[in-house]
């Protein structure tokens, strides 16, 4: 330089045209003599721009960033 896969709450993940699933994690009850662990609620999330659609996390173009391979 060029080619490939990848970007999803604080962290890990699923989803691929109808506003995103669970797990940790933070907050507020229940339970206990405290704590620990359980249960119940709740708070957080789609890399960035732009196209295409009625609608885009998904499908396109671009642009950054990881990782990997070739020179």
């Nucleotide at each position: 330089a060029c080619g490939g896969u990848c970007g999803u709450g604080g962290u890990c993940u699923a989803g691929u045209g109808g506003u995103a699933u669970g797990a940790u994690a933070g907050g507020a009850g229940c339970u206990u003599c405290c704590c620990a662990a359980g249960c119940u609620u709740u708070u957080g999330g789609u890399c960035c721009g732009g196209g295409u659609c009625c609608g885009a996390u998904u499908c396109c173009c671009g642009g950054c960033g990881a990782c990997c391979g070739u020179a």
This is a predicted structure of a 71-nucleotide RNA (transfer RNA) from a Candidatus Woesearchaeota archaeon. Rfam family: tRNA. Gene Ontology term of the family: triplet codon-amino acid adaptor activity. The family's RNA type in Rfam is transfer RNA. Lineage of the source: Archaea > Nanobdellati > Candidatus Woesearchaeota.